Context: one part of a larger RNA
């Protein structure tokens, strides 16, 4: 001086309590441990792994297994020596690969060669997702958007050190008064950023039916406890009023010193060790997709505040040229034909978005709930859907009547339900990341207890 403490005293946090919805029980869908297997590549293990790397494993990815093959190598640089490069055919083969035939003589040129590529060949070397994150960089994760964490001068102690940064007030805050052997100061806190509420102004395609509005980019203004009470030395607090917004308006990005030898050598960089006809490199198949079981997240449910039909209305943010695809036909449909218009405020995706409204029907049944499984028939992408893909008709029609013990997320346009787009993508979304529509109970009259954090303050047999 810390760090501990089933010591203390203040103070905070969806930390409890006071509610709403859920996990935990079904049934699929993803991960993961087992196990199995030739191979099920590899890494991630309380918080802080477990719809994680992976924003998309039919081949390929791929790193993993069996077989087939290569050996200066799938690539990089330098050398000798021959050949333009490139093209077309035969044979073995799964393909890679390996054996042969035949074409072709281009470009610069100081006529020595030389650029571009190819072929044998030589050793320097390439290669390695091979081990080490307890040799590292670099990026992240978590304490935690908590309030701290420190410096120079000075004083104080023989020193380690300590003041400042203790106090009393106040704050979301080490924020600010007061006060003080402290006196400034720095990273952190706030504020400068962007979004979003309200207004004025500019401009206006393609958008508004022109003008006004609405919209779409820009630029100003607003808000600061300014003004009133009250309480206070102050800092601030508590009503009010004016305002679209009031007191940090909302929400983002932003993450101090430092902790976990936290994670990553399999993104990429990189010490060291290792392989070097293999532990490098191609290719075919097949595995990462299995399945006695556990656990993690999550869909759809169990219904009437639903379920089916039918008529009716409202977004918002996006994405498109080897792209979006419109009208129109064809088909129950998934989809097919067509070919218009759009590098997109203009076309399309894209229908009126679903829930919602309004009407009719079911009448509490494992049913008109629910939708697994399987069967046939087909449709799309794709050299190829058998292992392994997605949709889609017709039948099929399980499990499930609200879920122990235990847990989790949420304070407002929030939680709940509803439905859109996007990225990855050829084809695959119940996952992820926006986006809007509907829209709440209950806490803020609270800190006794569980958790996790800060100060100070005590005790220590730990560093």
């Nucleotide at each position: 001086u810390g760090a501990c403490g089933g010591g203390g005293a203040c103070c905070c946090g969806c930390a409890c309590a006071a509610g709403c919805g859920g996990u935990g029980g079904a049934g699929c869908g993803u991960g993961u441990u087992g196990u199995u297997u030739a191979a099920u590549u590899c890494g991630a293990c309380g918080a802080u792994a477990a719809g994680c790397g992976a924003a998309g494993a039919a081949c390929c990815u791929u790193a993993c297994c069996a077989a087939g093959g290569c050996u200066c190598g799938a690539c990089a640089u330098c050398c000798u020596g021959g050949g333009a490069a490139g093209g077309u055919c035969u044979c073995c083969g799964a393909a890679a690969g390996g054996a042969g035939a035949c074409u072709g003589u281009g470009c610069c040129u100081u006529c020595g060669g030389g650029a571009a590529u190819c072929c044998a060949g030589u050793g320097a070397c390439a290669g390695g997702u091979g081990u080490u994150g307890c040799a590292u960089g670099g990026c992240c994760g978590u304490c935690g958007u908590c309030a701290g964490c420190u410096c120079g001068u000075g004083u104080c102690g023989u020193g380690a050190g300590a003041u400042g940064u203790a106090u009393g007030g106040u704050u979301a805050a080490g924020u600010c008064c007061a006060g003080u052997a402290a006196c400034g100061a720095g990273c952190g806190c706030a504020a400068c950023c962007c979004u979003u509420a309200u207004a004025g102004u500019u401009a206006g395609u393609u958008g508004a039916a022109u003008u006004u509005c609405u919209c779409u980019a820009g630029c100003u203004a607003g808000a600061c406890u300014g003004c009133c009470c009250c309480g206070g030395c102050a800092a601030c607090g508590g009503g009010g009023a004016g305002g679209a917004a009031g007191g940090a308006g909302g929400g983002g990005a932003u993450g101090a010193u430092g902790u976990c030898a936290g994670g990553u050598c399999a993104g990429u960089a990189u010490u060291a060790c290792c392989c070097u006809u293999a532990c490098g490199c191609c290719u075919u198949g097949g595995g990462c997709c299995a399945c006695a079981a556990a656990c993690a997240c999550g869909c759809u449910a169990c219904a009437a505040u639903g379920g089916c039909c039918g008529g009716u209305a409202c977004a918002g943010a996006g994405g498109g040229c080897a792209g979006c695809c419109a009208a129109c036909c064809c088909g129950c449909g998934a989809g097919g034909g067509g070919g218009a218009g759009c590098a997109a405020a203009u076309c399309c995706c894209a229908u009126c978005a679903a829930a919602g409204c309004c009407g009719g029907u079911c009448u509490c049944a494992g049913u008109u709930c629910g939708g697994a499984u399987u069967g046939c028939a087909g449709g799309c992408u794709g050299a190829a859907a058998c292992u392994c893909g997605c949709c889609u008709g017709c039948a099929u029609g399980a499990a499930g009547c609200u879920g122990g013990a235990a847990u989790c997320g949420c304070u407002a346009g929030u939680a709940a339900c509803g439905g859109u787009a996007g990225g990855u993508c050829a084809g695959c979304a119940c996952a992820c990341u926006a986006c809007c529509g509907u829209g709440a109970u209950u806490a803020c009259a609270g800190u006794u207890c569980c958790c996790a954090g800060g100060u100070c303050u005590u005790g220590c047999a730990c560093a």
Background:
A computed fold for a 463-nucleotide part of an RNA from an uncultured bacterium, annotated as small-subunit ribosomal RNA, 3' major domain. It matches the Rfam family "Bacterial small subunit ribosomal RNA". The RNAcentral record of the full RNA draws on ENA and SILVA.